Bacterial RNase P class A from a Solirubrobacteraceae bacterium, 332 nucleotides, folded computationally. RNAcentral records the identical sequence in 2 taxa. It matches the Rfam family "Bacterial RNase P class A". The family's RNA type in Rfam is ribozyme. The prediction has a mean pLDDT of 77. It is recorded under the gene name rnpB.

RNA sequence: GUGCAGGCUAGGCAGCCGCGGAGGUCUACUUCGAGGAAAGUCCGGACAUCACAGGGCAGGGUGGUCGGUAACGCCGACCCGGGGAAACCCGCGGGACAGUGCCACAGAAAGCAAACCGCCAACGUUCGCGGCCGCACGUGAGUCGCGGGCACGGUAAGGGUGAAACGGUGCGGUAAGAGCGCACCGGCGUCGCGGUGACGCGGCGGCCAGGCAAACCCCACCUGAUGCAAGGCCAAGCAGGACCGCUUGCAGGUUGCCCGCCAAGGUCCAGGUCGGCCGCAAAGAUGGAUGGUUGCCCACGACAGAAUCCGGCUUACAGGCCUGCUACCGAG
Numbered sequence: 001g002u003g004c005a006g007g008c009u010a011g012g013c014a015g016c017c018g019c020g021g022a023g024g025u026c027u028a029c030u031u032c033g034a035g036g037a038a039a040g041u042c043c044g045g046a047c048a049u050c051a052c053a054g055g056g057c058a059g060g061g062u063g064g065u066c067g068g069u070a071a072c073g074c075c076g077a078c079c080c081g082g083g084g085a086a087a088c089c090c091g092c093g094g095g096a097c098a099g100u101g102c103c104a105c106a107g108a109a110a111g112c113a114a115a116c117c118g119c120c121a122a123c124g125u126u127c128g129c130g131g132c133c134g135c136a137c138g139u140g141a142g143u144c145g146c147g148g149g150c151a152c153g154g155u156a157a158g159g160g161u162g163a164a165a166c167g168g169u170g171c172g173g174u175a176a177g178a179g180c181g182c183a184c185c186g187g188c189g190u191c192g193c194g195g196u197g198a199c200g201c202g203g204c205g206g207c208c209a210g211g212c213a214a215a216c217c218c219c220a221c222c223u224g225a226u227g228c229a230a231g232g233c234c235a236a237g238c239a240g241g242a243c244c245g246c247u248u249g250c251a252g253g254u255u256g257c258c259c260g261c262c263a264a265g266g267u268c269c270a271g272g273u274c275g276g277c278c279g280c281a282a283a284g285a286u287g288g289a290u291g292g293u294u295g296c297c298c299a300c301g302a303c304a305g306a307a308u309c310c311g312g313c314u315u316a317c318a319g320g321c322c323u324g325c326u327a328c329c330g331a332g
Base pairs, nucleotide, nucleotide: 001328003325004324005323006322007321008320009319011297012296013295014294015293016292017291019033020032021031022030023029035303039314040313042312043311044310045309046308047227048226049225050224059223060222061221062220063219064078065077066076067075068074079093080091081090082089083088094218095217099216100215101212102211103210116159117158118155119154120153124150125149126148127147128146129145130144131143132142133140134139135138167185168184169183170182171181172180186208187207188205189204190203191202192201193200194199231278232277233276234275240269241268242267243266244265252262253261254260298301
C1' cells in the first nucleotide's frame, strides 16, 4: 500500500435575542429541551378495553442445531450448502416412497417408462456363393462355412433437445451394450465411534432413487380480537326517569263540580354531547416548542426532526477517528 470485519463521532467554544415544559417568594430567577436513525410502521413486548371453564377444528405465523431474552421473524456460537488465495461473506436452510398437482419452448421421451438418428447380427430370418448329401444329373427338402440384407429383435455406450434425461470417470466385458463385473468418487441404507445437538469420521451392502412444497399438502412449535382516536375520570346545554306538586281552607289547564291526568315550580337520579383532565415520561404538545444572530477556530459540516413507552430489524447518511485480522511487498 491492498483487502476483510467491528466500533465511535455527527462541527466546537463564547456572547446576545427568542420559543416550549417544570419549579419558584409566580417578580427576579433556576433547570430541562430531538436522533443514530426521532424514518419505514416490518416483527416482538409493556399497557388498555372487549371476549374467554377445559379440549379440539378452522385461520394465521415460524422452520438447520444449541443457547441468550420479558418476548421475537431478533442476537450469539456452531452445522450443512455456495463464493473467495485468505481474512471473511451469502443462504425464505423441515418433509418429494402419505396423497394430489405442475415441469413453458425444444425434444422420441419430463415420471414411468420410452426409442428420433445411431450401434449390433450372438439368436432369428432372407439372399448369393462354395462344400457335403440325395437322386430323375441339374436341381433342392437337408446340413456346414463365408459374404450381404432385414425388424414386430437386442441396446441405451454415442449424437441431438432441454434448466433438468433414470448416478459419474476409467478399466474389463459383450454381437453391440448395460453396476453386467471391478477401482475410485457421489448418493442411499446399515453398523460402530465422536459430539448436548445439527452433524462428522470409519467399516459393510451395487441398494442407485429426476426437480418443484415462495403449489396444495404433511410434520413440529407458536398463536383470542382491537390499538393511546386504546381506555379512564369530571361534565355545560337539550331531551329523559323517580318523588313532591296531587294528604290541608284557597291558589294553573282539562265547559260548572269530584276523581284522574297534565303543567308551573322543587328535590334527587342515570347515561352522556360540547368541553376539560388523566393516560403522558428528567423533551413532550394538540395553532403542535427545541430557533435566530455575532465573533473566533477547524478537516467547512451528510442523512434527517419526537407524538404512549420499550426491545429489535430494515432503509438513508458528507467528513473524520479507533481496534482486530488476511495475503503480498518493503525495511529493521